[in-house]
Context: one part of a larger RNA
RNA sequence: UUGGGUUUAAAGGGUGCGUAGGCUGUCCGUCAAGUCAGCGGUGAAAUGCCGGGGCUCAACCCCGGAGCUGCCGUUGAUACUGUAGGGCUUGAAUCCUGCUGCCGUGGGAGGAAUGAGUAGUGUAGCGGUGAAAUGCAUAGAUAUUACUCAGAACACCGAUUGCGAAGGCAUCUCACGAAACAGGCAUUGACGCUGAGGCACGAAAGCGCGGGGAUCAAACAGGAUUAGAUACCCUGGUAGUCCACGCAGUAAACGAUGAUGACUAACCGUCGGCGAUACACGGCCGGUGGCCAAGCGAAAGCGAUAAGUCAUCCACCUGGGGAGUACGACCGCAAGGUUGAAACUC
Numbered sequence: 001u002u003g004g005g006u007u008u009a010a011a012g013g014g015u016g017c018g019u020a021g022g023c024u025g026u027c028c029g030u031c032a033a034g035u036c037a038g039c040g041g042u043g044a045a046a047u048g049c050c051g052g053g054g055c056u057c058a059a060c061c062c063c064g065g066a067g068c069u070g071c072c073g074u075u076g077a078u079a080c081u082g083u084a085g086g087g088c089u090u091g092a093a094u095c096c097u098g099c100u101g102c103c104g105u106g107g108g109a110g111g112a113a114u115g116a117g118u119a120g121u122g123u124a125g126c127g128g129u130g131a132a133a134u135g136c137a138u139a140g141a142u143a144u145u146a147c148u149c150a151g152a153a154c155a156c157c158g159a160u161u162g163c164g165a166a167g168g169c170a171u172c173u174c175a176c177g178a179a180a181c182a183g184g185c186a187u188u189g190a191c192g193c194u195g196a197g198g199c200a201c202g203a204a205a206g207c208g209c210g211g212g213g214a215u216c217a218a219a220c221a222g223g224a225u226u227a228g229a230u231a232c233c234c235u236g237g238u239a240g241u242c243c244a245c246g247c248a249g250u251a252a253a254c255g256a257u258g259a260u261g262a263c264u265a266a267c268c269g270u271c272g273g274c275g276a277u278a279c280a281c282g283g284c285c286g287g288u289g290g291c292c293a294a295g296c297g298a299a300a301g302c303g304a305u306a307a308g309u310c311a312u313c314c315a316c317c318u319g320g321g322g323a324g325u326a327c328g329a330c331c332g333c334a335a336g337g338u339u340g341a342a343a344c345u346c
Stems, first nucleotide, its partner, number of pairs: 003318004007300002012314001014201004021194003025088004031082001033081002035077008049065006091191001092188003095184004100179001103177007110154001114150008125136002162169002206247003210243002216240001220236004258313006267290008275281001295302002319346003328339004
C1' cells in the first nucleotide's frame, strides 16, 4: 500500500456552522467529454512466450509467429456518468395556525438554611470523636427570643420527565432572542448530503485585571491515630469557590457507539401534538424508555433510537513498552496545548 476494521480487543474528531472537494430525486429533449464498437497509423531491434532449426546435447545462436494489454486519428452507438435546455414534487426550505420545554441573554422579586452584628433571657459548660485532644467559653459561650446585615445555593414538586449541537440547563416573575413538534398542504422547485483546511461554541481546575467573600475548602498550622503518618479522623484556615471583562481549549468532553438517507416481525410504558370521542380508543406524526423476531456479534450483548441489510461523505486504527515522550513548528502571559517520531527492548 492493498485488505480488514473502529461499543468493550488498536481505532469516531468534544460539538456545531461551513470553504474546496466527493456524492446527489424524477421526466423529456441536446451534445457526444467519459464509456462501447468498426477501421487506419504507430507501438524499433534485442529480451520474454509459442513453433521449427544449427553447434554430438545443453547453455548459446538462427528463422518464423503470436503478442507488445498503450497512444493517436477517423467513422459510428447513446443505456449509464457528464454537458446545455425545459418540466415535475416526493427530498429540502419558506408561509399560516396551534402548541411545548430545568433552551439562551438581561432585569426584578422571594423563603428556608448558614455565618455575623446588636439587644433580651439564662448559667457552666459547648464542640468534636471509635475514644480523645487541639479549639470556643465567667471579658458570660453553647442554647433560646427579637431586630438587622452579608454572600452563595434554590428543599418538597422531581420522574428510565423535559430542553439543548455538544459542554450543559431546575425558586418565582418580566422583557428580548432562538428552536423543535403537530396540523394545513398555501409558496419555491433539487435550492440537497457530507465536509480536508477554516471559523465559532466548549465542564471542572487554572491564568490576567477589577470587585465580592456567607459557606465549603487544595496549600498551610495544630490535635489525634500509628513503628512512622508529609494521609484517612478532628479543630482552624488561604488561594479558590461567586460576579464583570479577557485568556486558556482540555475531560471516563461516554451511548467509551461520526453525520445523512432507505429498508427489515411483534408486544408493553411514557412526553408533545393531531384524530376519534366520552369516562374511554388495537389510529397517525415526532421524541424518550423496556423486552424481543429475523439478522448480526469472539462473547457480553445490539436489535426500527441497530452493533441488522445497503448507499454517500468525513475522521481514525495497524503488536506491547519507549511515548502522547524527544526534536522542530504553530498557539499561549504562564501552566501548558496541538502536531508527533526514532534508537533500544520484549